The RNA shown here (transfer RNA) has 73 nucleotides and comes from an Actinomycetota bacterium.
Its Rfam family is "tRNA".
RNAcentral holds the sequence, with entries from ENA.
Lineage of the source: Bacteria > Bacillati > Actinomycetota.
[in-house]
RNA sequence: UCCCCUGUGGCUCAAGAGGCAGAGCGGCGCCCUGUUAAGGCGAUGAGUGAAGGUUCGAGUCCUUCCGGGGGAG
Numbered sequence: 001u002c003c004c005c006u007g008u009g010g011c012u013c014a015a016g017a018g019g020c021a022g023a024g025c026g027g028c029g030c031c032c033u034g035u036u037a038a039g040g041c042g043a044u045g046a047g048u049g050a051a052g053g054u055u056c057g058a059g060u061c062c063u064u065c066c067g068g069g070g071g072a073g
Stems, first nucleotide, its partner, number of pairs: 001072007010025004019056001028042004049065005
C1' cells in the first nucleotide's frame, strides 16, 4: 500500500430479499430464607463506531473516514 471479515444495552449475541431494535447473562427492586446461595416475580437500560447519500422509511443499501481481527506484498 492492497484485499477480506467485523463494530448493535455493562458483557455475549440476534434482527429472512429495507418496515417503528430483541434475547441470554449482569446490575436494580420485591418475595422466599435465621442469613447467604439457589429459586420465583417485576421493572430497567442501546437507535446501532463517525459523517454524508439513496429511500416514504436504513442496523440492513452506497461513499468516505475511525477502531479491531485476518491475509497479500